[in-house]
The part of an RNA shown here (large-subunit ribosomal RNA, half A) has 1516 nucleotides and comes from a Phycisphaeraceae bacterium. It was read from a public genome assembly. The prediction has a mean pLDDT of 82.
Context: one part of a larger RNA
RNA sequence: GGCACAUGGUGGAUGUCUUGGUGUCGAGAGGCGAUGAAAGACGUAGGAACCUGCGAAAAGCCCGAAGGAGCCGGUAACCAGGCAGUGAUCUCGGGAUAUCUGAAUGGGGCAACCCACCCGCAAGGGUAUCUUCCGCUGAAUGUAUAGGCGGAAGAAGCGAACGUGGAGAAGUGAAACAUCUCAGUAUCCACAGGAAAAGAAAGCAACAGCGAUUCCGUGAGUAGCGGCGAGCGAAAGCGGAUAAACCAGGAAACGAAUGAAGCGUUUGAAUGACGCGCCGCAGAAGGUGAAAGCCCUGUAAUCGUGAACUGGCCAGCCCAUCGAUUAAACUCGGGCUCGUGAAACCCGGGUUGAAUAUGGGGGGUCCACCCUCCAAGGCUAAAUACUACUCGACAACCGAUAGCGAACCAGUAAGGCGACUGAACGAUGAAAAGCACCGCGAUGAGCGGGGUGAAAGAGUACCUGAAACCAUGUGCUUACAAGCGGUCGGAGCCCCUCGGGGUGACGGCGUGCUUUUUGCAUAAUGAGCCGGCGAGUUACUCUGUACGGCGAGCCUAAGGCCUACCAGGCCGGAGGCGGAGCGAAAGCGAGUCCGAAUAGGGCGCUAAGUCGUACGGAGUAGACGCGAAACCUUGUGAUCUACCGUUGGCCAGGGUGAAGGGCGGGUAAGACCGCCUGGAGGCCCGAACGCGUGACCGUUGAAAAGGUCUGCGAUGAGCUGACGGGAGGAGUCAAAGUCUAAUCAAACUGGGAGAUAGCUCGUUCUCUCCGAAAUAACUUUAGGGUUAGCCUCAGGGGUCAAGCAUUGGGGGUAGAGCUACUGGAUGAGGCAGGGGGACUACCCGUCUACCCUCCUCAACCAAACUCCGAAUACCAAUGUCUAUGCCCUGGGAGAUAGACCGCGAGUGACAAUAUCCGCGGUCAAAAGGAGAAAAAUCCUGAUCGCCUGCUAAGGCCCCUAAUGUGUGCUUAGUUCGAAAGGAAGUUGGGUUGCAAUGACAUCCAGGAUGUUGGCUUAGAAGCAGCCACCAUUUAAAGAGUGCGUAACAGCUCACUGGACGAGGAACUCAGCGCCGAUAAUGAUCGGGAAUAAGCACGCAGCCGAAGCAGCGGGAGUCGAAAGACUCGGUAGGAGAGCGUUCUUGGUGCGGCGAAGCCGUCCUGUAAAGGUAGGUGGAGCGCCAAGAAGUGAAUAUGCCGGCUUAAGUAACGAUUAACCAGGUGAGAAUCCUGGUCGCCGAAUACCCAAGGUUUCCUGGGGAAGGUAAUUCCGCCCAGGGUUAGCCGGGACCUAAGGCAAGGCCGAAAGGCGUAGUCGAUGGACGUGCGGUCAAUAUUCCGCAGCACACGCGGAGAUCAAAUCACGGUGCGGAUCUUGAAGUUGGGAGGGACUGUCAGAUGUCCAGGCCCUUGUGGCCGACCCCCGAUGGAUAGGUUUCUAGAAAAGCCGUGAGGGCAAUGCGUGUCCCGUACCAAAACUGACACAGGUGGGUGUGGCGAAUAGCCUAAGGCGCUC
Repeated sequence: GGCACAUGGUGGAUGUCUUGGUGUCGAGAGGCGAUGAAAGACGUAGGAACCUGCGAAAAGCCCGAAGGAGCCGGUAACCAGGCAGUGAUCUCGGGAUAUCUGAAUGGGGCAACCCACCCGCAAGGGUAUCUUCCGCUGAAUGUAUAGGCGGAAGAAGCGAACGUGGAGAAGUGAAACAUCUCAGUAUCCACAGGAAAAGAAAGCAACAGCGAUUCCGUGAGUAGCGGCGAGCGAAAGCGGAUAAACCAGGAAACGAAUGAAGCGUUUGAAUGACGCGCCGCAGAAGGUGAAAGCCCUGUAAUCGUGAACUGGCCAGCCCAUCGAUUAAACUCGGGCUCGUGAAACCCGGGUUGAAUAUGGGGGGUCCACCCUCCAAGGCUAAAUACUACUCGACAACCGAUAGCGAACCAGUAAGGCGACUGAACGAUGAAAAGCACCGCGAUGAGCGGGGUGAAAGAGUACCUGAAACCAUGUGCUUACAAGCGGUCGGAGCCCCUCGGGGUGACGGCGUGCUUUUUGCAUAAUGAGCCGGCGAGUUACUCUGUACGGCGAGCCUAAGGCCUACCAGGCCGGAGGCGGAGCGAAAGCGAGUCCGAAUAGGGCGCUAAGUCGUACGGAGUAGACGCGAAACCUUGUGAUCUACCGUUGGCCAGGGUGAAGGGCGGGUAAGACCGCCUGGAGGCCCGAACGCGUGACCGUUGAAAAGGUCUGCGAUGAGCUGACGGGAGGAGUCAAAGUCUAAUCAAACUGGGAGAUAGCUCGUUCUCUCCGAAAUAACUUUAGGGUUAGCCUCAGGGGUCAAGCAUUGGGGGUAGAGCUACUGGAUGAGGCAGGGGGACUACCCGUCUACCCUCCUCAACCAAACUCCGAAUACCAAUGUCUAUGCCCUGGGAGAUAGACCGCGAGUGACAAUAUCCGCGGUCAAAAGGAGAAAAAUCCUGAUCGCCUGCUAAGGCCCCUAAUGUGUGCUUAGUUCGAAAGGAAGUUGGGUUGCAAUGACAUCCAGGAUGUUGGCUUAGAAGCAGCCACCAUUUAAAGAGUGCGUAACAGCUCACUGGACGAGGAACUCAGCGCCGAUAAUGAUCGGGAAUAAGCACGCAGCCGAAGCAGCGGGAGUCGAAAGACUCGGUAGGAGAGCGUUCUUGGUGCGGCGAAGCCGUCCUGUAAAGGUAGGUGGAGCGCCAAGAAGUGAAUAUGCCGGCUUAAGUAACGAUUAACCAGGUGAGAAUCCUGGUCGCCGAAUACCCAAGGUUUCCUGGGGAAGGUAAUUCCGCCCAGGGUUAGCCGGGACCUAAGGCAAGGCCGAAAGGCGUAGUCGAUGGACGUGCGGUCAAUAUUCCGCAGCACACGCGGAGAUCAAAUCACGGUGCGGAUCUUGAAGUUGGGAGGGACUGUCAGAUGUCCAGGCCCUUGUGGCCGACCCCCGAUGGAUAGGUUUCUAGAAAAGCCGUGAGGGCAAUGCGUGUCCCGUACCAAAACUGACACAGGUGGGUGUGGCGAAUAGCCUAAGGCGCUC
């Protein structure tokens, strides 16, 4: 480490339960609101929070009724304090109060806030808009009208569905798509009611008639419409519902009151069991310590309230006016079943335009006849639709992953700018009896005792408490071992109730599951593990099968009646199907149609249906589940970003030196030149600021775009703050398809919607029987379909099929052949003909190694050649053989991706694990044996069991079951990889010639002469080359086989003799071997090895499979039985069962212990069933039927829990720490001190936005803090923000918003005037010092200023409000001016240092008090110069010409009171803290965030480096 067992932890399945939900039925109600709604904000109790109630009269006040003992709502106790028989709390009815927002209504506004005016002493009341009416007033304009003012009444907004009307899609379907469909649906809008709408015929109908409307059934998927496609789809008629007022009768329902009857034993507790009783017009239900008629609440009954309902009668009415902007026509649209059609009828826009009951409309173009009705005015109950809300009842509805999203403080927490999205969480116990007391521990957390209780293994992490996962203990086993982890055999050890159990050395065999595929261990898909959830359903129609009822008939629908705890009963025949067909139809009819036909043929007659239930299948619906990208529609977004508008702000320092000007020169005058001045520029260098060039880092980051270094712009088309504008086929765009909230070739959100998906994935228990296909035809078809073929089931048929044998047929393949055709094609010959060439040429001709044709001979080729021509196959007959076979009809399929092997062809290269056909086999869908391993090869087809036998393929030395022998061959480890080609390997055969007259080999000897053959040649003598290749001598000897020479020579061979003495030579065929033989980890018998254990041929055996046989069991089909045959199986068909939840009936179990959970043993062919024991603590079975949310391992499934990686990466700037003391249970980190380091145009200080208590003090340490923590921006408690002058309002206006009237628009709404809002701007009055733990221009002290009122004073040509007019104010650049402040220097003074004295250097002092400390108090001078600074004012210059209104100033009008001074008064909001650890980035995040102050040294400088004040050392 493994297995097993035991005991635990974790976790929250299972079981049981239910407060919550779901559905149905019945009844009620069907609205609320200016008398202020719905919905909220904020308050409200003696004590914090939330819910509920309520409203400053605030868990309540008053009155009435009822009631009769406790009460002050809930979480939720506790403390404090109260109320109540003088009747509380609680319940019902009526009244009072009812802050602020909201239609919101005095004006405004960023909802819950700000600011007003009038009346009134006050309390309080009034003041919006629109419409209608009334009154007053009243322009241009005389009457009038518009307008204005006043009064009265009404409206406004909200709400679930239902309703009517105005607008009106798309996904989709049509296998594409445009008419069409979806659909007048979704959605938007307006308005109404408890219902709405419709409604009393200018209607239907059909020669008979009906008599308003609405709704249901039927008619009917009919008539029709329709790219006559997909689909859409009436009406009449008939059956029903309903049918006022009026008259008569009078239940149900609801409500409160009364409301019968039990004891003992067991138990913690009785309602259970047992024993003995009782009530019942009450045995519905709930509760009570288990299961209750008799314990409690109730229930039946009685009573009270009450006028719905039922019956009878009975739907119509209104008008002094009877309908002319009309009907109708034309035109363009719309609605009807009707898509423009012959298109009537109805409705609307436009243009025309009748008649008047002696008239007019309609009856599907139109006309006639006939019938019917009377338009162009209005009202009308019921039957019908719906349910946000209230009450009651019920359920073969759910039971905490279910049921509403929500059983629990849920539309909450949380996310998002917003529209919007949107969870999770139930159970101690009968009763808190919720553990007194003791101990350990930090006065912790936690634990151990102890107590309560029936139980604490029920301890607030609480019922039961499964699995994954993590442990501890014990037994066996394990350190040379190779593994889909099991299975078969099995030694040993341990335990034992003696039945058995645990472990398992060693050996045999053995490549997971699923999906998809021709084919997967595949290195193809999916799954980390466990638990729970998770997919063919329902409605209607049709078609089959089974069963049942009735039967030439069968069935009811809507509805009605009765009854009810109903799966109820009875009516109801409207209508449907069937009973007769044929024909286009008229029509005829067991026939009819075609036809001249009494031919003939087609379709019929001679078979019973119909209704119900269950099941199979189809269609329409989302239709087995999950899954798009998209399309349409209503809204939400410009806090990001792009552009624009308004109003503000910012840009260190340095350089260059335009125009212009001045002076001088120069010229006739100019031009021009020089110097100075000047300060232009989409100018230059370079910080802040903006941007983002390159490199590197980062890439599960510090960061969902950053860091470091390096870069670019930096007075301009510059950057930036605040407030605004416009948006989804739209905006915006110096243009990249950029940007429009981390989203852009069309944003986001809700909806249509379960869009569609010929595509992928997934689809859950068992057994039995049969069992495919991967082909044809067609297909905008090729990975999809339809029909046929192939499978299955049922019914029927007949002895029919296939096979085999025999017989009889036709054929044109293989082969063969071609002087037998059509073509191809080679050689030889003939020379016949023609042509070409050469010679000749007057003609005749000659030659030809040229071409064509012909003839002869020889040898050939062909899928599209055949004079011929098989084997098989095919057709038929006869015989045989029989059946799970065949045929017909009907229900249900699946499949139409195939693969390899053998044979025959095509394509290809007579390549391919290539491709495409044909015939067959196997796999697919087939296990077993062989082939080492290996779908397709060989053998063989697994119903189950056996420690039986026989065989197949293939094997028999060992691995590894089984072997011997005989005759040969092989020497190569050939066997145990390979070709052309090569080779005196070897064995056997054949042929030819040689050989005792002496072969072959070897040795000895000869190998000569003409001649140096001729020619050629410098030479050529056998041997450069050419020609010839004779002859002689001989035993034999080439005009020469090779070497050799310049040429000769020389050597040698052929050939001959001798020696030797027996076989030898060549060629060829066959067997086995040899070479040819080179690749990457070591690898070509499966390994060892083997000379056979190799190869060939025999002989005789054996082994060997799930084959066959034997013995035993099971099932199916056939059969009367005996028995026979059969039982591999994917897609698929058919059959039979198991289990789960609930219901009905029957029958049982249970506190003496149900379900669930753990687990032992047993049973069954399987799904499964039973059971000892433990746990558990209240329900649960069985039998027969019924109904289903009925069975999981896989869907990158959903939810939860738990692993693994892993004690691994990381702990967020590499500016930095160290020491001592203190506190404490504990200190690297907290506090104090010291040293060190870092920032210092910031890492300092002050504000705006934003946040919202983070501020200060005391306490704490569970969680948060990337570790620790005594600490904190954490938790708990308490405290803290003080304004006439600071900012905002009571002042003003900009962009822009809203907008009375007005204009426009289907509606919603849009535009806009007067006005009214709106700062980022204008206007406007405070400074210094002190103080708190925490505030200060706010408190305090001192000194000011503003406004109002009063007093006072003044008293005139005058002031104020108000009105009118005029003025005042504003761009950039540049120069000058220059207060305070800051700073450097100088001089003086003082102290210290130092010196003999000086110089020099350093510093700015210091003093006082007592409680001796981290204490308190007082005090800290003057002058000069420079720099910086910049309030303010002025100048120069330039072109792009640089807000408005109020205020203020002046003048005028107006009319009647001003100033100094004194006194009084001065409202509302903000004010703490943070400017980055408190904002924005999910974080205590290396990012981002507007304005102001910003020391010194070096320096031009706000650069850079160092530093002061100050702040930090970046939380392992």